A computed fold for a 74-nucleotide RNA from a Candidatus Brennerbacteria bacterium, annotated as transfer RNA. It matches the Rfam family "tRNA". The family's RNA type in Rfam is transfer RNA. The RNAcentral record of the sequence draws on ENA. The coordinates come from a structure-prediction model, not an experiment, and the mean pLDDT is 82.
RNA sequence: GCGGGUGUAAUACAGUGGCAGUAUAUUAGCUUCCCAAGCUAAAGACGGGAGUUCGAUUCUCCUCACCCGCUCCA
Numbered sequence: 001g002c003g004g005g006u007g008u009a010a011u012a013c014a015g016u017g018g019c020a021g022u023a024u025a026u027u028a029g030c031u032u033c034c035c036a037a038g039c040u041a042a043a044g045a046c047g048g049g050a051g052u053u054c055g056a057u058u059c060u061c062c063u064c065a066c067c068c069g070c071u072c073c074a
Base pairs, nucleotide, nucleotide: 001070002069003068004067005066006065007064010024011023012022013021018054026042027041028040029039030038047063048062049061050060051059
């Protein structure tokens, strides 16, 4: 330099052109003599920019980070 893949909550992952979810974790409440466990609830995210669209996390382009392969130079 070329090609490909991944990027979603604190962590690990789903997801789909039309309200963004699950588990764990966190916080609060209930329960308990206390702790743990259990139950209920809450907060918390689509890497960034642009385009298409009535509507983009999803489609397209650029870019950033990480990973894999190939090539060149030293």